[in-house]
Context: one part of a larger RNA
RNA sequence: UGACGGGGACCCGCACAAGCGGUGGAGCAUGUGGUUUAAUUCGAAGCAACGCGAAGAACCUUACCAGGCCUUGACAUCCCCUUGAAAUGCGGGCAAUGCCGCACGUCCUCCGGGACAAGGGAGACAGGUGGUGCAUGGUUGUCGUCAGCUCGUGUCGUGAGAUGUUGGGUUAAGUCCCGCAACGAGCGCAACCCUUACCCUUAGUAGCCAGCGCGUUAAGGCGGGCACUCUAAGGGGACUGCCCGGGAGAACCGGGAGGAAGGCGGGGAUGACGUCAAAUCAUCAUGCCCCUUAUGACUUGGGCUACACACGUGCUACAAUGGCGUAAACAAAGAGAUGCGAUCUAGUAAUAGUUAGCCAAACUCAAAAAAUACGUCUCAGUUCGGAUUGAGGUCUGCAACUCGACCUCAUGAAGCUGGAAUCGCUAGUAAUCGCGGAUCAGCAUGCCGCGGUGAAUACGUUCCCGGGUCUUGUACA
Repeated sequence: UGACGGGGACCCGCACAAGCGGUGGAGCAUGUGGUUUAAUUCGAAGCAACGCGAAGAACCUUACCAGGCCUUGACAUCCCCUUGAAAUGCGGGCAAUGCCGCACGUCCUCCGGGACAAGGGAGACAGGUGGUGCAUGGUUGUCGUCAGCUCGUGUCGUGAGAUGUUGGGUUAAGUCCCGCAACGAGCGCAACCCUUACCCUUAGUAGCCAGCGCGUUAAGGCGGGCACUCUAAGGGGACUGCCCGGGAGAACCGGGAGGAAGGCGGGGAUGACGUCAAAUCAUCAUGCCCCUUAUGACUUGGGCUACACACGUGCUACAAUGGCGUAAACAAAGAGAUGCGAUCUAGUAAUAGUUAGCCAAACUCAAAAAAUACGUCUCAGUUCGGAUUGAGGUCUGCAACUCGACCUCAUGAAGCUGGAAUCGCUAGUAAUCGCGGAUCAGCAUGCCGCGGUGAAUACGUUCCCGGGUCUUGUACA
């Protein structure tokens, strides 16, 4: 000087407390451990691994296993020889790659050849999701959006170092003010950026009977018009600017006015010096080591989906603030051409047939659902709950046995609110209700977004956890 203390002082954070809802009990989904297996590919491991890499394992993916098969190779450059092909279609046999046969079938040219492609040969080499993240780059997590981390000159100290950065106030903040052997500066904080909340201008292919006309079973459907809504470009607006009080005539704090908004208005993006030899050699790149008729390449089938069990994260429930039935309510944000697919018809339905429109403020997905009204059930393992199983189907796709999703009928398990313990959340939040998207042929209870309905509580900082500043002690560096 740091680090540490079951030392001290001060301060902060859904840290506790005050509340609301969960997890832990059940069934299922999903990830992990373990076990099993020919293989159950690999990685991730307290917080900060475990719905994580994976924004989607039937084949492919795929790295694993079994069998078959290739050896200059599936891929790149170079040399020599031969050919005109290759691709595509058909047939043969085969589990498949591959092999054989047939059909079809290139370009430029100075006719020497060249381009391109295939086959054969020789080696230089290719190839490796093989090892090492404790050899590395790059990227990322975490403390933590915590308020810190440093430098130049000066001064002090023999020196390591100190000072500045400490002190008195204040702040979300090393934010600002005052003081001071310090004076300045940098990276962070804040602001500049995006979005949301109000208004104005400009502009009307969506919106409007607002005012006029036409028109309909109904409808901005039509003429017409940009007033309003909206859209999207530019502006305005909030700055402690004004008033009162407190405070040191400071910074700032409390209250008030006006205002759509008030003291950082709400949300996002943004992550200092560093810590954890943290994570990743399997995104990629890369040193060294290792394999080279195999640790490389191709292919069929299997596996990654196993199942006594243990844990994490979720979904659905255990019901009447409910289940079921009927009926004419109200969104936002998105996606769409190998696409979204209206209408009509068939089917109980999944869906099928038919095609209109739309490269989309125009058409479509698209029905929002909770809500509301009426009816029924009447506290039961039930008209709760839906696992599991049987039968029949639909769709995607060469192909749903291992191993997809959905529909119909039947079946109807556990479960009556969950021990010790533990998690999230302070407002348009929690809780609850649906909608969309990426990935994607198909497959979502996951993830990322969107809106609807919409609470309770916070006395306070004694205690638990984490962090910051000052100070004190020294087993430690």

Overview:
The prediction has a mean pLDDT of 82. Small-subunit ribosomal RNA, 3' major domain from an uncultured Eubacteriales bacterium, 477 nucleotides, folded computationally. The full RNA is in RNAcentral, with records from ENA and SILVA.